The RNA shown here (c-di-AMP riboswitch aptamer (ydaO/yuaA leader)) has 134 nucleotides and comes from an uncultured bacterium.
Rfam family: c-di-AMP riboswitch aptamer (ydaO/yuaA leader). The literature on the family includes a 2004 paper in Proc Natl Acad Sci U S A by Barrick et al., "New RNA motifs suggest an expanded scope for riboswitches in bacterial genetic control". From the family's description: This family represents a conserved RNA structure found upstream of the ydaO and yuaA genes in Bacillus subtilis and related genes in other bacteria.

[in-house]
RNA sequence: AACGCGACAACUCCGAACGCGGAUACGGUGGGGGAACCGAAUCGCAACUGGGGUGAAUCUUCCGUAAAGGAAGAAGGGACGCUUGGAGUCCCCAACCCGUCAGCUAACCUCAUAGGAGCGAUCCAAGCGUGUGU
Repeated sequence: AACGCGACAACUCCGAACGCGGAUACGGUGGGGGAACCGAAUCGCAACUGGGGUGAAUCUUCCGUAAAGGAAGAAGGGACGCUUGGAGUCCCCAACCCGUCAGCUAACCUCAUAGGAGCGAUCCAAGCGUGUGU
């Protein structure tokens, strides 16, 4: 010097999950409940597994099963200084909550402001910005 590993800080990514601060406050951001109007409703048949919320995380087909699970596709979502458009590749498609109850919804009421991760797919056009350390 290079390479590898680790720590701290900064910075960055998913996410609403940030600023400020003595803070339980204030500001910002995100969610739920909640009128009128509108929607829904009535009758008949069938089925039966209540219904709803946050979230991109739903649906269809096939394999398999006691259940679980697996594959493919479509819809949806993410990819690094920031925004928009285009091309393109890779990845995700979970989890949790309410408790028989909630359409929309002004006033009003109420809750959250976590958690996880670390060099990241790049290229073109336009604009803005100046972080990249010990």